The RNA shown here (transfer RNA) has 71 nucleotides and comes from Capsaspora owczarzaki ATCC 30864. The RNAcentral record of the sequence draws on ENA and Rfam. It matches the Rfam family "tRNA". By type it is a transfer RNA. The coordinates come from a structure-prediction model, not an experiment, and the mean pLDDT is 83.

RNA sequence: GCACUCAUAGUUUAGUGGCAGAACUCCAGAUUGUGGCUCUGGCGACCUGAGCUCGAUUCUCAGUGAGUGCA
Numbered sequence: 001g002c003a004c005u006c007a008u009a010g011u012u013u014a015g016u017g018g019c020a021g022a023a024c025u026c027c028a029g030a031u032u033g034u035g036g037c038u039c040u041g042g043c044g045a046c047c048u049g050a051g052c053u054c055g056a057u058u059c060u061c062a063g064u065g066a067g068u069g070c071a
Base pairs, nucleotide, nucleotide: 001070002069003068004067005066006065007064010024011023012022013021018054026042027041028040029039030038047063048062049061050060051059
């Protein structure tokens, strides 16, 4: 330098055009003499910009970052 893959919550991830879901973490409550375990509830996310579309996490282009391969 070229090609390919990937980017969603603090972390690991689901989601092939129509309200973004789960687990762990965190917070509150219940339980406990205290803490932990357990139970209930809650907060929290689509890498950036542009395009297509009635509507984009999803499709297209560019950029940024990470990984793999070739040179």